[in-house]
RNA sequence: CUGGCUGUGCAGUCGCGGGAGGUGACUCUCGAGGAAAGUCCGGACACCGCAGGGCACGGGCGGUGGAUAACACCCACCCGGGGAAACCCGCGGGACAGUGCAACAGAAAUGACACCGCCGAUGGCGCUCCAAUAGCUAAGGGGCGCACAGGCAAGGUUGAAAUGGUGCGGUAAGAGCGCACCGGCGCCGCGGUGACGCGGCGGCCAGGCAAACCCCGCCCGGUGCAAGACCAAGCAGGAUCGAUGACCCGGCCCGGCGAGAUCCAGGUAGGUCGCAGGGCGAAAGCCCCGCCGGUACCUAGGAACCGGCGAGAUGGAUGGCUGUACACGACAGGAUCCGGCUUACAGGCCAGCU
Numbered sequence: 001c002u003g004g005c006u007g008u009g010c011a012g013u014c015g016c017g018g019g020a021g022g023u024g025a026c027u028c029u030c031g032a033g034g035a036a037a038g039u040c041c042g043g044a045c046a047c048c049g050c051a052g053g054g055c056a057c058g059g060g061c062g063g064u065g066g067a068u069a070a071c072a073c074c075c076a077c078c079c080g081g082g083g084a085a086a087c088c089c090g091c092g093g094g095a096c097a098g099u100g101c102a103a104c105a106g107a108a109a110u111g112a113c114a115c116c117g118c119c120g121a122u123g124g125c126g127c128u129c130c131a132a133u134a135g136c137u138a139a140g141g142g143g144c145g146c147a148c149a150g151g152c153a154a155g156g157u158u159g160a161a162a163u164g165g166u167g168c169g170g171u172a173a174g175a176g177c178g179c180a181c182c183g184g185c186g187c188c189g190c191g192g193u194g195a196c197g198c199g200g201c202g203g204c205c206a207g208g209c210a211a212a213c214c215c216c217g218c219c220c221g222g223u224g225c226a227a228g229a230c231c232a233a234g235c236a237g238g239a240u241c242g243a244u245g246a247c248c249c250g251g252c253c254c255g256g257c258g259a260g261a262u263c264c265a266g267g268u269a270g271g272u273c274g275c276a277g278g279g280c281g282a283a284a285g286c287c288c289c290g291c292c293g294g295u296a297c298c299u300a301g302g303a304a305c306c307g308g309c310g311a312g313a314u315g316g317a318u319g320g321c322u323g324u325a326c327a328c329g330a331c332a333g334g335a336u337c338c339g340g341c342u343u344a345c346a347g348g349c350c351a352g353c354u
Base pairs, nucleotide, nucleotide: 001352002351003350004349005348006347008325009324010323011322012321013320014319016031017030018029019028020027021026033331037342038341040340041339042338043337044336045224046223047222048221058220059219060218061217062216063077064076065075066074078092079090080089081088082087093215094214098213099212100209101208115156116155117152118151119150122149123148124146125145126144127143128142129141130140164182165181166180167179168178169177183205184204185202186201187200188199189198190197191196228273229272230271231270237264238263239262240261241260248256249255277288278287279286280285289310290309291308292307293306294305295304297302298301326329
């Protein structure tokens, strides 16, 4: 530095939720996490919507290749950055399609520019010399100066960032202007599935921001278990029968009683399922995985057999007390399930690498 594991133990006792057994008293058994959290992604499942295809709008993703039910995760690699290294970090398509932004400072922040500065070769102006003589003098030429036209961007100054960098040559001063090396870009060749790498050639050489709009490629219906399914009181509703006596009085008749009776639909309260290790099955049950206990076995920590168990609540259980041990115990608790990510976490252990 990286990866993994663990994260109070044991005993007693009193409780709480589920299951099984028992007429019952009661007995037996199971009972939170690595993150159960945030709800940030991806799915399963359920209902709603929807002929099929395309476009637009909106949202998400974004190096390459794999892997997957799927993903933003994972694996391997590439590129860039950090580190002495192991290794870590990357919100990693596009800035010659277009629009736009860059506070302050600074001359200038993108059609580059010129504050200080350098030059002033060339042209201009001034002085002077040659021509040039006794004196004057044209064209032309030489020298010195001015910094007017103009040239430059090397150096200074600002900034997060200033128009490739360093050096040599070159020049009036300069400049890829020329050259060498380095960086970038383009083309060619080779290697690689690919991102890309290596080599050669060409002076071709101004950047940043797309988590600004935008462009390119790919993907995407909506709502979430309070989804949803089933059963279903009471009250209200509908139909039929009923004082020409229904219903009820155990089947029929007589008799008695005297105002309801029967059915239906949706569905509230409420209940059941969804819902609990995995698979098959309509169910009963069987098989597999894991844990615990027992029995016999041996090569002594393994395999066989038998039995039991695997959180599933719905105001929502997993806790309290006592004893004991030490290293004195962190972050924190299910609520449909699963794969990830992120965040929180005292301490302890193991392995590998530098």

Predicted 3D model of a 354-nucleotide RNA (Bacterial RNase P class A) from a soil metagenome.
RNAcentral holds the sequence, with entries from MGnify.
Model confidence (mean pLDDT): 77 of 100.